[in-house]
Molecule: Lysine riboswitch aptamer
Organism: mouse gut metagenome
RNA sequence: GAUAGAGGUCGCGUAUUUUAUCAGUAGCCGUCCGGAUGUCAAGGAGCAGAGGAAGGGCGGUAAAAGGAAAAGACGCCGAAAGAAAAUACUACCUGAAGGUGUUUUCUUGGGCAUGCAGUUAAGAGCUGUAUGACUGUCAUCAAUUAAGAUGGGGAGCUAUC
Numbered sequence: 001g002a003u004a005g006a007g008g009u010c011g012c013g014u015a016u017u018u019u020a021u022c023a024g025u026a027g028c029c030g031u032c033c034g035g036a037u038g039u040c041a042a043g044g045a046g047c048a049g050a051g052g053a054a055g056g057g058c059g060g061u062a063a064a065a066g067g068a069a070a071a072g073a074c075g076c077c078g079a080a081a082g083a084a085a086a087u088a089c090u091a092c093c094u095g096a097a098g099g100u101g102u103u104u105u106c107u108u109g110g111g112c113a114u115g116c117a118g119u120u121a122a123g124a125g126c127u128g129u130a131u132g133a134c135u136g137u138c139a140u141c142a143a144u145u146a147a148g149a150u151g152g153g154g155a156g157c158u159a160u161c
Stems, first nucleotide, its partner, number of pairs: 001161005008077001011076004016071004027061007037048003042094003080108011109135002112132008137152005
């Protein structure tokens, strides 16, 4: 260097289906108040608006997306996740923010529990981080019926060539 392979308290990811949540919320309709604006941050165009805009009360009707869980399927074992930067796309036009994709660099062996922070509609979940034990692996030491101690990091480990 090439090929093959292992890790498992849910190993990792993807789409699908179902379920709950979102939420009796947004929207829509009716009615009452209101009284000039409203229309994704801002500007413009267009449109709606005194035949009553925004906003609010009451009544009726009533979602969806993102996020989560489960199931089997598929692809896999840097599986993958996160952070930063660059870049492309995304509204009628310009366009902040947000979202999505791609590339590069960096970080993390894996899952679990707890604390904190972030994200989130959410004390769900996820991500980061600290601590703890667990697990896999290698090195050193100990032990030989014992199976423990210390340390390392996936750019690793095992097998074959």